[in-house]
RNA sequence: CACCGACAACGGCACCCCCGCCGCGAGGCGGGUUCGCAAAGCCAGGGGCCUCUCCGAGGUAGCCCAGCUACCGAA
Numbered sequence: 001c002a003c004c005g006a007c008a009a010c011g012g013c014a015c016c017c018c019c020g021c022c023g024c025g026a027g028g029c030g031g032g033u034u035c036g037c038a039a040a041g042c043c044a045g046g047g048g049c050c051u052c053u054c055c056g057a058g059g060u061a062g063c064c065c066a067g068c069u070a071c072c073g074a075a
Stems, first nucleotide, its partner, number of pairs: 004073002012037002017032006035062001041068002045065003048060005
C1' cells in the first nucleotide's frame, strides 16, 4: 500500500413513524426518533422498482452492479 472486517478503539450516519415546508406525484428538505449500517460517504453509467403534465420527463444511492473517496488495524 492492497485485500479483508474483530465481543477492538475513537467516532459517524439515521429506517419506520410524527411535525413543519416544497412538489401534480414518486419523493425531497428541516426537526424529533433510532430499525439498522464497515462506506447507510459521494455518484443516476447499467439494471430493477416507483411517479407523471406520459412515448418523453422525473424519483429511488437504506434495491443490486459499476465508478470515486475515507477512519481504525485484530485474524